A computed fold for a 386-nucleotide RNA from a Kineosporiaceae bacterium, annotated as Bacterial RNase P class A.
RNA sequence: CGAGCCGGACGGGUGGCCGCGUCGUGCCGGGCGACCGGGACGCCGAGGAAAGUCCGGACUCCACAGGGCAAGGUGGUGGGUAACGCCCACCCGGGGUGACCCGCGGGACAGUGCCACAGAGAACAGACCGCCGGUCCGCCGUGAGGCGUGCCGGUAAGGGUGAAACGGUGGUGUAAGAGACCACCAGCGCUCCGGGUGACCGGAGCGGCUCGGUAAACCCCACCUGGAGCAAGGCCAGACAGGCAGCGUUCGAGGGCGGCCCGCCCGAGCUGCCGGGUAGGCCGCACGAGGACGCCGGUGACGGCGCCCCUAGAUGGAUGGCCACCGCCGCCUCGCGGGAGACCGUGAGGCGGGCACAGAAUCCGGCUUACAGUCCGGCUCGUCCG
Numbered sequence: 001c002g003a004g005c006c007g008g009a010c011g012g013g014u015g016g017c018c019g020c021g022u023c024g025u026g027c028c029g030g031g032c033g034a035c036c037g038g039g040a041c042g043c044c045g046a047g048g049a050a051a052g053u054c055c056g057g058a059c060u061c062c063a064c065a066g067g068g069c070a071a072g073g074u075g076g077u078g079g080g081u082a083a084c085g086c087c088c089a090c091c092c093g094g095g096g097u098g099a100c101c102c103g104c105g106g107g108a109c110a111g112u113g114c115c116a117c118a119g120a121g122a123a124c125a126g127a128c129c130g131c132c133g134g135u136c137c138g139c140c141g142u143g144a145g146g147c148g149u150g151c152c153g154g155u156a157a158g159g160g161u162g163a164a165a166c167g168g169u170g171g172u173g174u175a176a177g178a179g180a181c182c183a184c185c186a187g188c189g190c191u192c193c194g195g196g197u198g199a200c201c202g203g204a205g206c207g208g209c210u211c212g213g214u215a216a217a218c219c220c221c222a223c224c225u226g227g228a229g230c231a232a233g234g235c236c237a238g239a240c241a242g243g244c245a246g247c248g249u250u251c252g253a254g255g256g257c258g259g260c261c262c263g264c265c266c267g268a269g270c271u272g273c274c275g276g277g278u279a280g281g282c283c284g285c286a287c288g289a290g291g292a293c294g295c296c297g298g299u300g301a302c303g304g305c306g307c308c309c310c311u312a313g314a315u316g317g318a319u320g321g322c323c324a325c326c327g328c329c330g331c332c333u334c335g336c337g338g339g340a341g342a343c344c345g346u347g348a349g350g351c352g353g354g355c356a357c358a359g360a361a362u363c364c365g366g367c368u369u370a371c372a373g374u375c376c377g378g379c380u381c382g383u384c385c386g
Base pairs, nucleotide, nucleotide: 001382002381003380004379005378006377007376008375009374010373012326013325014324015323016322017321018320020045021044023042024041025040027038028037029036030035047357051368052367054366055365056364057363058362059229060228061227062226071225072224073223074222075221076090077089078088079087080086091105092103093102094101095100106220107219111218112217113214114213115212128159129158130155131154132153133152134151135150137148138147139146140145167185168184169183170182171181172180186210187209188207189206190205191204192203193202194201195200233283234282235281236280242274243273244272245271246270247269254266255265256264257263290309291308293306294305295304296303297302327355328354329352330351331350332349333348334347335346336345337344338343
């Protein structure tokens, strides 16, 4: 310099004006009340994914002695965590020269099912071609014998089909062959030794044992899971039923006229408490498994301690608009440099206003998906120079 791999951070900035929402301070108004509304000032006001709503929890209500069945989920090992299907480290298998990446990674000697097409045969298989033996017939040859065709039998070494054909190579053996037998290799099983917490790894010996794949097919094994969800749920509380108590029905409660008294009129109910919780209002609801920094423990995920910070909370649902300057991007013009040229680099000016994906709704931990562009760190391979 070129080509890559992995991880992290950011994701327009500043100022002015106007607008919207929560909260705080004080003012005004509405409602019987719980409470609500308006304008003034001040602070604050979306994200790395707020998204998909796919997992796991917190919280709330209902259910629940214990055990089992069913249903659903998870699936190498050891850790982390409140928990997880998440994360970390390792193991095994696969890919890459490498950094590194990928794996829904228990069991196919418990049982059942399935294995397209091709092929003779697809599970304790199979004789199509071939090879070998026997035999009928025909032909050739003086003869021994040879060749061809058909039939019977042997053979899984060779050919051919297939994703897959019942170990591989060499030898012995045989009519031809075959783990039939032998040596080495590969795999499987058992025993032992060594290492590791473990998955597993390394080594030695024995057994001719050679066994297909598929469990995101049924199934088996181990472990996990009660249901519904903030429209959860709770608090306050009119009206109206209902209950209790007191007063009252001509010795008149209460009501109307009225500022009050007298007076006049109407008059049998009125008042208080309890109560369920409807209309309505409020809470839940923003301090939490929280974040930044430092130190310590740990390979790491993460944990502990100290200190500091906290600034959305709507409910027809706020978080926006305009202007100026700057940054980035695209286009045009001009200058300079390089190049044969296409073009490239750089500087100035102008124009476009292009600047992604997307927007909280009970909260938190994850996963997945979308994303213009920018910055930082670590590592690998290749080429050249020293």
A source record names the gene rnpB. Its Rfam family is "Bacterial RNase P class A". By type it is a ribozyme. Rfam links the family to the GO terms dimeric ribonuclease P complex, ribonuclease P activity and tRNA processing. The RNAcentral record of the sequence draws on ENA.